[in-house]
RNA sequence: UGGCUCAGUUGAUAGAGCAUGGCGCUUAAAAUGCUACGGUUGUGGGUUCGAUUCCCAC
Numbered sequence: 001u002g003g004c005u006c007a008g009u010u011g012a013u014a015g016a017g018c019a020u021g022g023c024g025c026u027u028a029a030a031a032u033g034c035u036a037c038g039g040u041u042g043u044g045g046g047u048u049c050g051a052u053u054c055c056c057a058c
Base pairs, nucleotide, nucleotide: 003018004017005016006015020036021035022034023033042058043057044056045055046054
C1' cells in the first nucleotide's frame, strides 16, 4: 500500500481478509459456496538497466 484493516525480510511487471457487484442455494431472507471488480504503493527528488524495497526533504 484498493472503500476499510493489513502482508509483501535481503531491488525484477503487488497479495490476503472484510466490504461491494454477479451467480448458485432458499417460498423469501440470513448464513454459506463460487466468481468478478478494485491500488502504478503519502508527495517531490536522487541512486540503479530496473525501486513498495536503498538514500534525501516535507

Predicted 3D model of a 58-nucleotide RNA (transfer RNA) from Oncorhynchus mykiss.
Taxonomically the source falls in Oncorhynchus (Eukaryota, Actinopterygii, Actinopteri, Neopterygii).
The sequence is in RNAcentral, with records from Rfam.
Model confidence (mean pLDDT): 82 of 100.
It matches the Rfam family "tRNA". About the family: Transfer RNA (tRNA) molecules are approximately 80 nucleotides in length.